[in-house]
RNA sequence: UACCGAUAAGGGCAAAACCGGGAAAACCCGGUGACGCAGAGUCAUGGGUCUAAAACCGAAUUCAGAAGAUCGGUCAUGAUUGCCAGA
Numbered sequence: 001u002a003c004c005g006a007u008a009a010g011g012g013c014a015a016a017a018c019c020g021g022g023a024a025a026a027c028c029c030g031g032u033g034a035c036g037c038a039g040a041g042u043c044a045u046g047g048g049u050c051u052a053a054a055a056c057c058g059a060a061u062u063c064a065g066a067a068g069a070u071c072g073g074u075c076a077u078g079a080u081u082g083c084c085a086g087a
Stems, first nucleotide, its partner, number of pairs: 012037002017032006035082001042087002045085003048080003055074005
């Protein structure tokens, strides 16, 4: 001086499913595995959604009553950040 180069490279996370473990459950952890993701990194702060052990109410059962067990309902203090937003 000329040409090529970010329409990158190097990489990261890890759905479903299966196996093992924890939990009443939702779900979570580890391994295998990749559906996808430029915040699919972190935080349950607001909303949404999921579960309902305990608690409360009712029903049924019983000659009656209590307790226990069964059924139904209500309800997060539980869960979800790969539902949305915010930090």